Molecule: c-di-AMP riboswitch aptamer (ydaO/yuaA leader)
Organism: Dehalococcoidia bacterium
RNA sequence: CGUUUGCUGCCGCCUAAUCCCCUCAGGGGGAGCGGGGGACCCGCCACCGUCAGGGGCGUACCGCGAAAGCGGACGGCACCUCCAGUCGUAGCCCGACAGCUAACCCCGCCGGCGUAGGAGGGACCUCAU
Repeated sequence: CGUUUGCUGCCGCCUAAUCCCCUCAGGGGGAGCGGGGGACCCGCCACCGUCAGGGGCGUACCGCGAAAGCGGACGGCACCUCCAGUCGUAGCCCGACAGCUAACCCCGCCGGCGUAGGAGGGACCUCAU
């Protein structure tokens, strides 16, 4: 000097998942953000089927196929947009019940990371005049 690994601090990224106050340190409260339930109006409105029901959070879904897989859609890739490429489509909950939805009611604020392409745009900073 370089590479790798670990720890700490700072900064930053994905995400709703952040900030502040109190505390007997178990937790509690507030703000903000996110989600669910819940009228009128509107929508739905028949028949059949209904236990492999239906619904919700989340990108984590749809179609074809016997399978392998293919196509579409959606999400991440560090200001934004587009293009290319790449990675991902898990998990969990409600319990027969939920369209929308003012008032109102309820719940959550975890976790994972440090990402190297091209073009255009924007913002900020510094320097010079």